Predicted 3D model of a 172-nucleotide RNA (Lysine riboswitch aptamer). It was read from a public genome assembly, where an Rfam model found it. Its Rfam family is "Lysine riboswitch aptamer". From the family's description: Riboswitches are metabolite binding domains within certain messenger RNAs that serve as precision sensors for their corresponding targets. Gene Ontology term of the family: lysine biosynthetic process.
RNA sequence: GCUUUAGAUAGAGGCGCGGUGUUCAUCAGUACGUUCCGGCAAGGCCAGGCAGCCGCCGGAGAGGAAAGGGACCACCGCCGAAGAUUCGGAGGAAUGCCUGUUCGUCCGUUUCUGGGCCGCUCGAUAAGAUCGUGCGGACUGUCACAAGACUUUGUGGAGCGCUAUCGAUGAU
Numbered sequence: 001g002c003u004u005u006a007g008a009u010a011g012a013g014g015c016g017c018g019g020u021g022u023u024c025a026u027c028a029g030u031a032c033g034u035u036c037c038g039g040c041a042a043g044g045c046c047a048g049g050c051a052g053c054c055g056c057c058g059g060a061g062a063g064g065a066a067a068g069g070g071a072c073c074a075c076c077g078c079c080g081a082a083g084a085u086u087c088g089g090a091g092g093a094a095u096g097c098c099u100g101u102u103c104g105u106c107c108g109u110u111u112c113u114g115g116g117c118c119g120c121u122c123g124a125u126a127a128g129a130u131c132g133u134g135c136g137g138a139c140u141g142u143c144a145c146a147a148g149a150c151u152u153u154g155u156g157g158a159g160c161g162c163u164a165u166c167g168a169u170g171a172u
Stems, first nucleotide, its partner, number of pairs: 003171001007166005014079001016078006023071002032063001034061007043054003046100006082113003087108004092103003114140002117137004122132003142157006
């Protein structure tokens, strides 16, 4: 000096990902409280126990939400972004306590998915909005191989990838 890789830094994909906020629609003329009328003593507050609290149902009148889930836009953080999933832990809600159950939050962890889009399917959901699982389709970024021949086609792979700049130690 060259090759190589454990690692470091930066970067690309594009209807790219996540979060927060305003506005708007939906939820819903629903829940709920209130006035009147009618009917009925059984019940209700997640399950069981103890305790505590509340009468219950229907109709009519005038009032009348919110959360969760969304759409658009803006801003912020980003490019395993993130999502789904397994297990463990912490704390929360469902009247209080105990034991459970369900739901959602946070931390760690396992496995899968390159990315979004469209269709079908099943599920979540008040929902035909939206989201998620599975299958299929074309598109797109990237790498390898092959063909073609000047940037196109085909096949295959996966983000533990790819590109750029460095690169300890070791080997030659």